Context: one part of a larger RNA
RNA sequence: GAACGAACGCUGGCGGCAGGCUUAACACAUGCAAGUCGAGCGAAGACUUCGGUCUUAGCGGCGGACGGGUGAGUAACGCGUGGGAACAUACCCUUCACUACGGAAUAGUCCCGGGAAACUGGGUUUAAUACCGUAUACGCCCUUCGGGGGAAAGAUUUAUCGGUGAUGGAUUGGCCCGCGUCUGAUUAGAUAGUUGGUGGGGUAACGGCCUACCAAGUCGACGAUCAGUAGCUGGUUUUAGAGGAUGAUCAGCCACACUGGGACUGAGACACGGCCCAGACUCCUACGGGAGGCAGCAGUGGGGAAUCUUAGACAAUGGGCGCAAGCCUGAUCUAGCCAUGCCGCGUGAGUGAUGAAGGCCUUAGGGUCGUAAAGCUCUUUCGCCAGGGAUGAUAAUGACAGUACCUGGUAAAGAAACCCCGGCUAACUCCGUGCCAGCAGCCGCGGUAAUACGGAGGGGGUUAGCGUUGUUC
Numbered sequence: 001g002a003a004c005g006a007a008c009g010c011u012g013g014c015g016g017c018a019g020g021c022u023u024a025a026c027a028c029a030u031g032c033a034a035g036u037c038g039a040g041c042g043a044a045g046a047c048u049u050c051g052g053u054c055u056u057a058g059c060g061g062c063g064g065a066c067g068g069g070u071g072a073g074u075a076a077c078g079c080g081u082g083g084g085a086a087c088a089u090a091c092c093c094u095u096c097a098c099u100a101c102g103g104a105a106u107a108g109u110c111c112c113g114g115g116a117a118a119c120u121g122g123g124u125u126u127a128a129u130a131c132c133g134u135a136u137a138c139g140c141c142c143u144u145c146g147g148g149g150g151a152a153a154g155a156u157u158u159a160u161c162g163g164u165g166a167u168g169g170a171u172u173g174g175c176c177c178g179c180g181u182c183u184g185a186u187u188a189g190a191u192a193g194u195u196g197g198u199g200g201g202g203u204a205a206c207g208g209c210c211u212a213c214c215a216a217g218u219c220g221a222c223g224a225u226c227a228g229u230a231g232c233u234g235g236u237u238u239u240a241g242a243g244g245a246u247g248a249u250c251a252g253c254c255a256c257a258c259u260g261g262g263a264c265u266g267a268g269a270c271a272c273g274g275c276c277c278a279g280a281c282u283c284c285u286a287c288g289g290g291a292g293g294c295a296g297c298a299g300u301g302g303g304g305a306a307u308c309u310u311a312g313a314c315a316a317u318g319g320g321c322g323c324a325a326g327c328c329u330g331a332u333c334u335a336g337c338c339a340u341g342c343c344g345c346g347u348g349a350g351u352g353a354u355g356a357a358g359g360c361c362u363u364a365g366g367g368u369c370g371u372a373a374a375g376c377u378c379u380u381u382c383g384c385c386a387g388g389g390a391u392g393a394u395a396a397u398g399a400c401a402g403u404a405c406c407u408g409g410u411a412a413a414g415a416a417a418c419c420c421c422g423g424c425u426a427a428c429u430c431c432g433u434g435c436c437a438g439c440a441g442c443c444g445c446g447g448u449a450a451u452a453c454g455g456a457g458g459g460g461g462u463u464a465g466c467g468u469u470g471u472u473c
Base pairs, nucleotide, nucleotide: 001473002472003471004470006469007468008467009466010465013345014344015343016342017341018340019338020337021303026301027300028299030298031297032296035062036061037060040059041058043056044055045054046053047052069256070255071254078181079180080179081178082177083176084175087173088172092169093168095166096165097164098163099162100134101133102132103131110123111122112121113120114119140149141148142147154161155160156159182228183227184226189219190218191217194216195215196214197213198212199211200210201209231253232252233251234250235246236245237244238243258279259278260277261276262275281292282291283290284289309335311334312333313332317331318329319328320327321326348378349377350376351375358369359368360367361366382414383410384409385408386407387406388405392400417462418461419460420459421458422443423442424441428457429456430455431454432453438445439444
């Protein structure tokens, strides 16, 4: 000098764009953050012009694996980059074929109970795009090549939406490998499913992934193992560059969801607002037993030098469901708060010498603040008041918002501070103090004439900021 997610002190007019718990992955009151479909199904209730319409708990489907948060763990094929073969992929697109015949239940409803509650037991009855069987299946799968196995669902209405099997694609994901990826040797040996093989199992898939047997390997001073630290990257910052430091916001990947473990469902999870078990903590209880998980958005306590509103809207963009109308969406878009940063604008312009008054200095003549002020002549950016008033929306639909912007009015009117002045380093005098009080980044100032302390006048620098502290180069 540059930079900052900064903080602190003094000060503070406006706007645009960005940013805003770096600490306790500490604990959380309250509200909201994932629903939707009646064009799958029966039923109950309400209304009825008796045509029908509406509402929903339940069964069923799709979605809750996305979106949003955090960085605890992880030194790892986790990430980056470049390759690879033994895989899966709901919804979407392409092509081909099919969509036949039957059956048994169950929730709900109704009846009878248990329980403080959470919830739950028994009986009767009922539907489906829920479940099961049969048929058919070139293609599909298995095969000892003889053969064997395997599907479907209808709905509303006159045209669609679906269902099943298979092919190819697209997208997304799983897996493997080369190279790169912090510090320590005051960590030198590490390893038994360990390294390899065979048989078997398992997986969507290769594989000690698992298992039985066999062999004794495998890694390591080119740093294994151990310990410490850490999410990685595009980037950011500094720099002439090389390099160093860093990984907030935005984007990609990974990991996590009170702590630890586990699987279920599903195309996809070992699942933030799903389930089960254990633990800690909090809450309810009729003491028998139950409920909960903000590292979602706001917000609270706590910690801290320190970081915002318990806001509006689905209008736009996008997502889920739905034929659609639409519903949901703290994603998102907006508004609020904060000089936290960057950028822009303003706090007036011209004229004005008796060089006014006053302050300060003075050799007492004067000098300086200083055209500065006053006065005169103007202007009205921003602000304030009033009127009009968008784009964003494509036929309708605008939270923002009567906002941006335009027009008129108003009066110089409402708007300047902070740090420094010994040298480095731009900027000097007086008074006070007297090695005291104090200053200080380094050198160093202060013990009676201090340009270095404190005040004043003057000056220098930056400017809605200025300085200090911290960190990086």
Small-subunit ribosomal RNA, 5' domain from Pseudooceanicola nanhaiensis, 473 nucleotides, folded computationally. Taxonomically the source falls in Pseudooceanicola (Bacteria, Pseudomonadati, Pseudomonadota, Paracoccaceae). It matches the Rfam family "Bacterial small subunit ribosomal RNA". Its mean pLDDT, the model's own confidence on a scale to 100, is 86.